This is a predicted structure of a 72-nucleotide RNA (transfer RNA) from Puniceibacterium sediminis. It matches the Rfam family "tRNA". The family's RNA type in Rfam is transfer RNA. The organism belongs to Puniceibacterium, within Bacteria.

RNA sequence: GCGACUGUAGCUCAGCGGUAGAGCUCUCGGUUGUGGUCCGAGCGGUCGCGGGUUCGAACCCCGUCAGUCGCC
Numbered sequence: 001g002c003g004a005c006u007g008u009a010g011c012u013c014a015g016c017g018g019u020a021g022a023g024c025u026c027u028c029g030g031u032u033g034u035g036g037u038c039c040g041a042g043c044g045g046u047c048g049c050g051g052g053u054u055c056g057a058a059c060c061c062c063g064u065c066a067g068u069c070g071c072c
Stems, first nucleotide, its partner, number of pairs: 001071007010024004018055001026042005048064005
């Protein structure tokens, strides 16, 4: 230099172009003599960034950044 893949909650990851979700973590409550387990509720997201297409984009297109792998 070229190509492929990945980027979404604090962490690990889902997500048919039509309200962004789960598990774990955290907070509060219940249960318990205390803690843990278990149960209920809640907080938490400019979907890496910038444009474009579209009535509507996490998703399609272009560019760009970072990481991983391969080729040279």